The RNA shown here (transfer RNA) has 76 nucleotides and comes from a Planctomycetales bacterium. The source organism's lineage runs through Bacteria, Pseudomonadati, Planctomycetota, Planctomycetia and Planctomycetales.
RNA sequence: GGCCCUAUCGUCUAGUGGCCUAGGACGCCGCCCUCUCAAGGCGGAAACACGGGUUCGAGUCCCGUUAGGGCUGCCA
Numbered sequence: 001g002g003c004c005c006u007a008u009c010g011u012c013u014a015g016u017g018g019c020c021u022a023g024g025a026c027g028c029c030g031c032c033c034u035c036u037c038a039a040g041g042c043g044g045a046a047a048c049a050c051g052g053g054u055u056c057g058a059g060u061c062c063c064g065u066u067a068g069g070g071c072u073g074c075c076a
Base pairs, nucleotide, nucleotide: 001072002071003070004069005068006067007066010026011025012024013023018056028044029043030042031041032040049065050064051063052062053061
């Protein structure tokens, strides 16, 4: 240099063009319960790496960039 894979709440993840106003678990915050704590119950905040494109419609498909990973060349 070339090719391939990955990137979603703080963390781990669901998602395969319309059910997504993006769901769940843990964690965090609040309330309830409890003599207190833990456990438990209820509720809440919190994410699609970035920029374009295709499409009526994109987290999802395409291109580029960035970051990480894998395979493999060239020169010296």